The prediction has a mean pLDDT of 81. Predicted 3D model of an 83-nucleotide RNA (transfer RNA) from a bacterium. The sequence was found in a public genome assembly. Its Rfam family is "tRNA".

RNA sequence: GGGCGAGUGGCGGAAUGGUAUACGCGGUAGUCUCAAAAACUACUGGUCGCAAGGCCUUGAGGGUUCGAGUCCCUCCUUGCCCA
Repeated sequence: GGGCGAGUGGCGGAAUGGUAUACGCGGUAGUCUCAAAAACUACUGGUCGCAAGGCCUUGAGGGUUCGAGUCCCUCCUUGCCCA
């Protein structure tokens, strides 16, 4: 240099162009216990707000579309292969 992949909450990891983050782990609170562990229940992306609620969010930037994590282009990081 060329080819093929990968990048999504704190972590792993789903998601047919139609509620972004199912499910698991972790975390917080509670139940139980003398106390813990285990188990069970609830909540758990970020930010602003007293609250109601608002805004933002799939590596970065553009494009297509009524609508993009998903399709297209450029770039970044990274894995494998070829030279």